[in-house]
RNA sequence: GGGCCCAUAGCUCAGCGGUGAGAGCAGCACUCUCAUAAAGUGAUGGUCGCAGGUUCAAAUCCUGCUGGGCCCA
Numbered sequence: 001g002g003g004c005c006c007a008u009a010g011c012u013c014a015g016c017g018g019u020g021a022g023a024g025c026a027g028c029a030c031u032c033u034c035a036u037a038a039a040g041u042g043a044u045g046g047u048c049g050c051a052g053g054u055u056c057a058a059a060u061c062c063u064g065c066u067g068g069g070c071c072c073a
Base pairs, nucleotide, nucleotide: 001072002071003070004069005068006067007066010025011024012023013022018056028042029041030040031039049065050064051063052062053061
């Protein structure tokens, strides 16, 4: 220098154009217990890496950039 893959909640991930972005775990509050753990209930938590573009509509499609991984030279 070239090619491919990935980037979504604190962590691991789902979502593959259709209009309030989700699950599990962790953390928080409550119930239970003498207490802790376990179990149960509830709420919270997001600039979908960044910037543009396409579209009536983008986490999703296109382009560039940034970061990470792999391969070739």
This is a predicted structure of a 73-nucleotide RNA (transfer RNA) from a Chloroflexota bacterium. It matches the Rfam family "tRNA". The family's RNA type in Rfam is transfer RNA. RNAcentral holds the sequence, with entries from ENA.